[in-house]
């Protein structure tokens, strides 16, 4: 110096919840707060998970009506939106009893 490991020390981060703001939502930011974390630092490349403003086709309800023609609602599919404290990959990093 590098790798592994995590007893001690110095510190670090901050779950749920609450308040405010933002967003269609998932979520995010700030403050309070601490469930926990040895990478709970960074990063959306891979898998997985969350949401559906918008978009697509179908089903169904109501309605207008000449008619599978229109309008409204519901269900369903979809990420170009998210989650790094779900896992993997990548990058950087404090300390040292053994």
């Nucleotide at each position: 110096a590098c790798a592994a490991a995590g007893a001690a020390a110095a510190g670090g981060c901050a779950a749920a919840g609450c308040a405010u703001a933002u967003g269609a939502a998932a979520g995010u930011a700030u403050g309070c707060g601490a469930c926990g974390c040895a990478a709970a630092a960074c990063c959306a490349c891979c898998g997985g998970c969350c949401u559906a403003c918008g978009g697509g086709a179908u089903u169904u309800u109501c309605u207008a009506a000449u008619a599978c023609u229109g309008g409204a609602g519901a269900a369903u599919c979809u990420a170009c939106g998210g989650c790094a404290g779900c896992g993997g990959a990548g990058u950087c990093a404090c300390c040292u009893c053994g």